[in-house]
RNA sequence: GCUUCUGUAGCUCAGUGGUAGAGCGCUGCACUCGUAAUGCAGCGGUCCAGGGUUCGACU
Numbered sequence: 001g002c003u004u005c006u007g008u009a010g011c012u013c014a015g016u017g018g019u020a021g022a023g024c025g026c027u028g029c030a031c032u033c034g035u036a037a038u039g040c041a042g043c044g045g046u047c048c049a050g051g052g053u054u055c056g057a058c059u
Base pairs, nucleotide, nucleotide: 010024011023012022013021018055025043026042027041028040029039030038
């Protein structure tokens, strides 16, 4: 120098152009003599930046 892949929540990752999701995590509650485990609820993101196309772009 050239080619390919990756960049999405605190972490690991899904996401086919139509309101951005899961698991883990964190917080609270329940359960327990207590702790853990478990259950329920909640917390969570200007989708690397800037432009273009499109009615509409994480694509």